The prediction has a mean pLDDT of 83. The RNA shown here (SAM riboswitch aptamer (S box leader)) has 112 nucleotides and comes from Maribacter sp. Rfam family: SAM riboswitch aptamer (S box leader). Rfam's curators write: The SAM riboswitch is found upstream of a number of genes which code for proteins involved in methionine or cysteine biosynthesis in Gram-positive bacteria.
RNA sequence: UUGUUAUCAAGAAAGGUGGAGGGAGUAGACCCUUUGAAGCCUUAGCAACCCUUUGCAACUUUUGCAAAGAAGGUGCUAAAUUCUAUCACGCCUAUGGUGUGACAGAUAACGA
Numbered sequence: 001u002u003g004u005u006a007u008c009a010a011g012a013a014a015g016g017u018g019g020a021g022g023g024a025g026u027a028g029a030c031c032c033u034u035u036g037a038a039g040c041c042u043u044a045g046c047a048a049c050c051c052u053u054u055g056c057a058a059c060u061u062u063u064g065c066a067a068a069g070a071a072g073g074u075g076c077u078a079a080a081u082u083c084u085a086u087c088a089c090g091c092c093u094a095u096g097g098u099g100u101g102a103c104a105g106a107u108a109a110c111g112a
Stems, first nucleotide, its partner, number of pairs: 001112008013043005021032003026085004044077003049073002051069008081104001086102007
């Protein structure tokens, strides 16, 4: 970098440094920010993907389900992935509105 699968309206922040931007990209909206943005460091926390323990069921070098846990590997700690856009389908009070899915993005596990 890329493929597959799963999840994404829940949850969880302080300090130091830094010094003007930030909320993935494009456009619009909206929001955060000198009462200090991004980035970096420290500590703390959240969650439970990997993981640990136990039980059950399959049957094989393991797999699935359930419960409990948090030492370790990631991740995360404003707002739904901040909201809208393009495509498909459905619904309605129909030049529009709305729901679901696809697409895009993020994270994890496994593979190339």
It was read from a public genome assembly, where an Rfam model found it.